């Protein structure tokens, strides 16, 4: 870095339009989640006075029936 498998949270809100309809689209709007990815601390680590830095906080993004994304984790190459 690839490929297969596992893999959590949270509204299948609510109104208007679109659509033959809908669990779809699209905008508004409350509410809520973190485990993409940002971002702050600074636990904590190392080649130690300098650097790297979380599963901790933020929630800009992303997300809150399925799919699909998914941090990590085991297996292969």
């Nucleotide at each position: 870095u690839u490929u297969c498998g596992g893999g959590a949270g949270a509204g299948u809100g609510u109104g208007a339009g679109g659509u033959c309809a809908g669990g779809c689209c699209u905008c508004a709007c409350c509410g809520c989640c973190g485990a993409a990815g940002g971002c702050g601390c600074a636990a904590c680590c190392g080649c130690c006075c300098c650097g790297g830095a979380a599963a901790c906080g933020c929630u800009c993004a992303g997300g809150c029936c399925c799919c699909u994304g998914g941090a990590c984790c085991g297996a292969g190459a």